């Protein structure tokens, strides 16, 4: 330098193809059960969907640019 993939809640991920306003597990908080711990159940909090722009009534999803990470290749040594 070229190509590909990934980026979504504290962590690990789904959702993207086919646009309809974000979810699962673990974790966290509260309550109940328990002498307590642990555990179970119920409820709850938590996300500018990497960033910017565009298309659209509407974008995590489509388009463009860009940043970061990973892999492959080329080049130099």
């Nucleotide at each position: 330098c070229g190509g590909a993939g990934c980026g979504u809640a504290g962590c690990a991920c789904a959702g993207c193809c086919u646009g309809g306003u974000a979810g699962u597990g673990c974790g966290c908080c509260a309550g109940u059960u328990u002498u307590g711990g642990g555990a179970a159940c119920u409820g709850g909090a938590a996300g500018u969907c990497g960033c910017a722009g565009g298309u659209u009534c509407g974008a995590a999803u489509c388009c463009u640019g860009u940043c970061g990470c990973u892999c492959c290749g080329a080049c130099c040594a």